The RNA shown here (c-di-GMP-I riboswitch aptamer) has 71 nucleotides and comes from a soil metagenome.
RNA sequence: GCAAACCCGUCGCGAGACGGGGACGCAAAGCCAGGGAUCUUUCCGUCGUCGGCAAGACCGCCCGGUUGCCA
Numbered sequence: 001g002c003a004a005a006c007c008c009g010u011c012g013c014g015a016g017a018c019g020g021g022g023a024c025g026c027a028a029a030g031c032c033a034g035g036g037a038u039c040u041u042u043c044c045g046u047c048g049u050c051g052g053c054a055a056g057a058c059c060g061c062c063c064g065g066u067u068g069c070c071a
Base pairs, nucleotide, nucleotide: 001026002025006021007020008019009018010017011016024060030066031065032064034063035062036061038057039056040055041054043052044051045050
């Protein structure tokens, strides 16, 4: 410096996002949805388990790219 869970408000069908409170943590917990994972919504196949298409969410799950402050 950032801010998890949780609480309040707003937005979203939802995953979630934003603002306020709040600190579990973090030396890139800065930025980029490029790959994987996970999750949501619609549809298709399937007795079901489950699989697949599309559109999304998430980088504080992992990898990658890029820039880089303090001690």
It matches the Rfam family "c-di-GMP-I riboswitch aptamer". Rfam 15.1 lists 5,092 matches to the family in 1,772 species. The RNAcentral record of the sequence draws on MGnify.